[in-house]
Context: one part of a larger RNA
RNA sequence: UGACGGGGGCCCGCACAAGCGGUGGAGCAUGUGGCUUAAUUCGAGGCAACGCGAAGAACCUUACCUGGGCUUGACAUAUACCGGAUCGCUGUGGAAACGCGGCUUCUCUUCGGAGCUGGUAUACAGGUGUUGCAUGGCUGUCGUCAGCUCGUGCCGUGAGGUGUUCGGUUAAGUCCGGCAACGAGCGCAACCCGUAUCGUUAGUUGCUACCAGGUUAUGCUGGCACUCUAGCGAGACUGCCCGUGUUAAGCGGGAGGAAGGCGCGGAUGACGUCAAGUCCGUAUGGCCCUUACGUCCAGGGCUGCACACGUGCUACAAUGGCUGGUACAAUGGGACGCAAUACCGCGAGGUGGAGCAAAUCCACAAAACCAGCCCUAGUUCAGAUUGCAGUCUGCAACUCGACUGCAUGAAGUCGGAAUCGCUAGUAAAGGCGUAUCAGCUACGGCGCCUUGAAUACGUUCCCGGGCCUUGUACA
Numbered sequence: 001u002g003a004c005g006g007g008g009g010c011c012c013g014c015a016c017a018a019g020c021g022g023u024g025g026a027g028c029a030u031g032u033g034g035c036u037u038a039a040u041u042c043g044a045g046g047c048a049a050c051g052c053g054a055a056g057a058a059c060c061u062u063a064c065c066u067g068g069g070c071u072u073g074a075c076a077u078a079u080a081c082c083g084g085a086u087c088g089c090u091g092u093g094g095a096a097a098c099g100c101g102g103c104u105u106c107u108c109u110u111c112g113g114a115g116c117u118g119g120u121a122u123a124c125a126g127g128u129g130u131u132g133c134a135u136g137g138c139u140g141u142c143g144u145c146a147g148c149u150c151g152u153g154c155c156g157u158g159a160g161g162u163g164u165u166c167g168g169u170u171a172a173g174u175c176c177g178g179c180a181a182c183g184a185g186c187g188c189a190a191c192c193c194g195u196a197u198c199g200u201u202a203g204u205u206g207c208u209a210c211c212a213g214g215u216u217a218u219g220c221u222g223g224c225a226c227u228c229u230a231g232c233g234a235g236a237c238u239g240c241c242c243g244u245g246u247u248a249a250g251c252g253g254g255a256g257g258a259a260g261g262c263g264c265g266g267a268u269g270a271c272g273u274c275a276a277g278u279c280c281g282u283a284u285g286g287c288c289c290u291u292a293c294g295u296c297c298a299g300g301g302c303u304g305c306a307c308a309c310g311u312g313c314u315a316c317a318a319u320g321g322c323u324g325g326u327a328c329a330a331u332g333g334g335a336c337g338c339a340a341u342a343c344c345g346c347g348a349g350g351u352g353g354a355g356c357a358a359a360u361c362c363a364c365a366a367a368a369c370c371a372g373c374c375c376u377a378g379u380u381c382a383g384a385u386u387g388c389a390g391u392c393u394g395c396a397a398c399u400c401g402a403c404u405g406c407a408u409g410a411a412g413u414c415g416g417a418a419u420c421g422c423u424a425g426u427a428a429a430g431g432c433g434u435a436u437c438a439g440c441u442a443c444g445g446c447g448c449c450u451u452g453a454a455u456a457c458g459u460u461c462c463c464g465g466g467c468c469u470u471g472u473a474c475a
Stems, first nucleotide, its partner, number of pairs: 001475002003472003007469007015459002019422005026314008034305002042053002064300007073124001077123008088103006106115003126289002129287003135283001137278003140274001142272001147186006153162003166177003192266004197234007206224002211222003237260001240254005316415001320374007333362002337356002342351003381412001386407007428451007
């Protein structure tokens, strides 16, 4: 000087407390461990691994296993020699890769050759092999915590200190005052995006108030007020008033205002820590393999199941289930696409194809509300499991896809110890969209809107963090 303390003081955070809803019990989904296996590819491991890499494992992917092939190679550049256009069609062996045959057949040219391509030879290719404790780059984490430093000066023999401590204050090393310090940098804040109000410009594909016209009906024709769209601008700054405070910074209250003291949300992550993670994204040093640890193909595996854990979904019902009727969104997507009306099917779906490269066309919002049935039961709750029959995607659904119909109808009656999230348009509940994608194991991820709470006395305690101080046998 740091680090640490079941030392002290001050302060903060869904840290506790106050509340609401979960997990832990059940079934299923998914990830992991373990076990098994020819293989069950590899990585990730307290917080900060475990619906993580994986924004899509039937083949492919694929790195693993078994078997069958190749050896200048699946891929790149170059040289030498020998050939031939390439492509295409076709027979045969084979599970395919691959092998053995047949037919057809170039362009330019200075006539040397060049382009393209096959074979042989040589340099070399190749490696998801190893080392993340050799690395770059990127990322997680403490933590959006308020800190981390420098120049000059001063103090100290020196390590170093001072500044950065102190008194207030703040979300903040934010600002004010004081001070052997005076300044400065990286952080904080602001500048950026969205959202909340208004004005203005513009009016189609959007909108429809007044008035006029038209229709069985529909903004259909005038119209651009309103909504909306998207450019520009205004607006919030403790600016105004009162109190308080050191005449300060600020704090409490009030006015006006759509919004008030950081308005709300996002992006933004200092010096550094963890030899944290990644050599399997890519790059890259060293080491290793080179008829194999490279490469091609078929099949299998990554989906295996006495079990254990994490994360979720669905429930255990009446604030409910079922049946019928009625209503209201936003984001986003669409040409190898989205697909309406119509017809067929109980349904998944099929036939067909209007319209739409889309403010124009396409896709039932659901909870909610109204009416009826159920009457507290393992039930008209719950839906696992299983049987049969089907639909769709795809070369192909046995291992191993999703969905539909009929039948079947398991556990489960609110969950021990323990533990998690959340402070407002939040939690909780409800549906919708989308990336990946032929299809899908999506109940995951990322978004969107609808309905919409309760509680916070407070900082004694648990956890994490910041500042000062103290002790130390630690560095």

A computed fold for a 475-nucleotide part of an RNA from a metagenome, annotated as small-subunit ribosomal RNA, 3' major domain. Model confidence (mean pLDDT): 83 of 100.